The part of an RNA shown here (small-subunit ribosomal RNA, 3' major domain) has 472 nucleotides and comes from an uncultured Bacillota bacterium. The RNAcentral record of the full RNA draws on Greengenes.

[in-house]
Context: one part of a larger RNA
RNA sequence: UGACGGGGACCCGCACAAGCAGCGGAGCAUGUGGUUUAAUUCGAAGCAACGCGAAGAACCUUACCAGGACUUGACAUCCUUCUGACAGGACCUUAACCGGUCCCUCCUUCGGGCAGAAGAGACAGGUGGUGCAUGGUUGUCGUCAGCUCGUGUCGUGAGAUGUUGGGUUAAGUCCCGCAACGAGCGCAACCCUUGUCAUUAGUUGCCAUCAUUUAGUUGGGCACUCUAAUAAGACUGCCGGGGAUAACUCGGAGGAAGGUGGGGAUGACGUCAAAUCAUCAUGCCCCUUAUGUCCUGGGCUACACACGUGCUACAAUGGCUGGUACAAAGAGACGCGAGACCGCGAGGUGGAGCAAAUCUUCAAAACCAGUCCCAGUGCGGAUUGUAGGCUGAAACUCGCCUGCAUGAAGUCGGAGUUGCUAGUAAUCGUGAAUCAGAAUGUCACGGUGAAUGCGUUCCCGGGUCCUGUACA
Numbered sequence: 001u002g003a004c005g006g007g008g009a010c011c012c013g014c015a016c017a018a019g020c021a022g023c024g025g026a027g028c029a030u031g032u033g034g035u036u037u038a039a040u041u042c043g044a045a046g047c048a049a050c051g052c053g054a055a056g057a058a059c060c061u062u063a064c065c066a067g068g069a070c071u072u073g074a075c076a077u078c079c080u081u082c083u084g085a086c087a088g089g090a091c092c093u094u095a096a097c098c099g100g101u102c103c104c105u106c107c108u109u110c111g112g113g114c115a116g117a118a119g120a121g122a123c124a125g126g127u128g129g130u131g132c133a134u135g136g137u138u139g140u141c142g143u144c145a146g147c148u149c150g151u152g153u154c155g156u157g158a159g160a161u162g163u164u165g166g167g168u169u170a171a172g173u174c175c176c177g178c179a180a181c182g183a184g185c186g187c188a189a190c191c192c193u194u195g196u197c198a199u200u201a202g203u204u205g206c207c208a209u210c211a212u213u214u215a216g217u218u219g220g221g222c223a224c225u226c227u228a229a230u231a232a233g234a235c236u237g238c239c240g241g242g243g244a245u246a247a248c249u250c251g252g253a254g255g256a257a258g259g260u261g262g263g264g265a266u267g268a269c270g271u272c273a274a275a276u277c278a279u280c281a282u283g284c285c286c287c288u289u290a291u292g293u294c295c296u297g298g299g300c301u302a303c304a305c306a307c308g309u310g311c312u313a314c315a316a317u318g319g320c321u322g323g324u325a326c327a328a329a330g331a332g333a334c335g336c337g338a339g340a341c342c343g344c345g346a347g348g349u350g351g352a353g354c355a356a357a358u359c360u361u362c363a364a365a366a367c368c369a370g371u372c373c374c375a376g377u378g379c380g381g382a383u384u385g386u387a388g389g390c391u392g393a394a395a396c397u398c399g400c401c402u403g404c405a406u407g408a409a410g411u412c413g414g415a416g417u418u419g420c421u422a423g424u425a426a427u428c429g430u431g432a433a434u435c436a437g438a439a440u441g442u443c444a445c446g447g448u449g450a451a452u453g454c455g456u457u458c459c460c461g462g463g464u465c466c467u468g469u470a471c472a
Base pairs, nucleotide, nucleotide: 001472002471003469004468005467007466008465009464010463011462012461013460015456016455019420020419021418022417023416026312027311028310029309030308031307032306033305034303035302042053043052064298065297066296067295068294069293070292073123077122078121079119080118081117082116083115084114088103089102090101091100092099106113107112125287126286128285129284130283134281135280136276137275138274139272141270146185147184148183149182150181151180152161153160154159165176166175167174191264192263193262194261196232198230199229200228201227202226205222206221207220210219211218235258238252239251240250241249242248314413318372319371320370321369322368323367330361331360332359335354336353340349341348342347379410384405385404386403387402388401389400390399426448427447428446429445430444431443432442
């Protein structure tokens, strides 16, 4: 000087407390461990691994296993020789790859180009090892308020000072003081979005007035909504109290918004030899008729069990039946697919319109009636049987959906533990990426919409100062 302390002082955070909803018990989904297996590919491991890499394993993917094949190779450059084709299509063969037959079949300035075959090696190739050799990227402390430097001064020196102190702040934020004076990276602001208003612009958007219509449908209009570009607006600016007349703080006015208005992007010096050699790149080591490459089938989907994360429930603030209303944000051409018709339904037939403010996809809870009457039920839907639909060469291993039948467990969950302070929690649906098909996951969107917060004694994490130390 740090680090640590079951040392002290001060401060902060959904850290506790006050509340609301959960998890831990059940069934299922999913990940992991373990076990099993020919293989159940690999990685991730307290917080910060475990719906994680994976924004989607039937084949492919795929790296694993079994079997069958290839050896200058599936891919790149160079050399020699040969050919004018190769590719593609059809057929035979094969489990498939490989192989065979037929059809079709280059350009040229004649130097060659292009493509293929054969050959020799240089080489290719490796999701093989090492993240404790590395780059790059990422997590975490933590959006915590810190981390440093120049000159000066003090100290023999390591170092100190500045950065400590009195106040204040979300903040090393600002003010005052001071052997310090300045500066940098962080904080804040500048950026995006949302909340108010103005101007401009009215089509594909809108409709107050005038006509018109089943319908903003049409004429008309751009006032309003909305869209999207530019401006304005908030700065403790104004008033009062407190305060050192300061920084600031408390209350008020005006205002759509008030003291950082809400949300996001933005992550200092560093810590964890943290994660990743399987995104990629890369040193070294290793394999080279195989640890490379191709193919068929299987596996990654196993199942006495244990754990994490979710979904659905256990019901009456509810279930069921009928009626009826209101979004936002997205996506769409190998696509979205309307009206109509068929089917109980999943879905099918068909194809209007739309590269989309034009067309398509567009709510559910809520509300209004009726019914059920507290039961393992008209709750709950697992499981199983059967009949179907869709995608796709192909749903057996191993997809999703529908109808009928079946109707497990479950009556609110031990110790313990998680999230959340407002348009939040809770609850209700909607969309997208990936994607042929395959979400209870992820990411986004809106609808309805709470309770509580005395306070900082305690638990956890963090910051500043003082202090102790046999630690560095």